[in-house]
RNA sequence: UCUGACCGAGGCGAUGGGGUCCGCCGCCGACCGCCCCCGAGGCUGAUGACCCCUACGGCACG
Numbered sequence: 001u002c003u004g005a006c007c008g009a010g011g012c013g014a015u016g017g018g019g020u021c022c023g024c025c026g027c028c029g030a031c032c033g034c035c036c037c038c039g040a041g042g043c044u045g046a047u048g049a050c051c052c053c054u055a056c057g058g059c060a061c062g
Base pairs, nucleotide, nucleotide: 010025011024012023013022016053017052018051019050020049021048033043034042035041
């Protein structure tokens, strides 16, 4: 330097993308928001946390 074989690099944290950190799970496990008179009802947030982007919402100014 080249070729071949084998093994490893996982998933998740209530709606999107990237980075960092934290936590959980380990193949059917972690995870799958809240209130309620259960009604065709009501409420918060794009985060587990932080930063950035996108979307959305509120206020003010041009």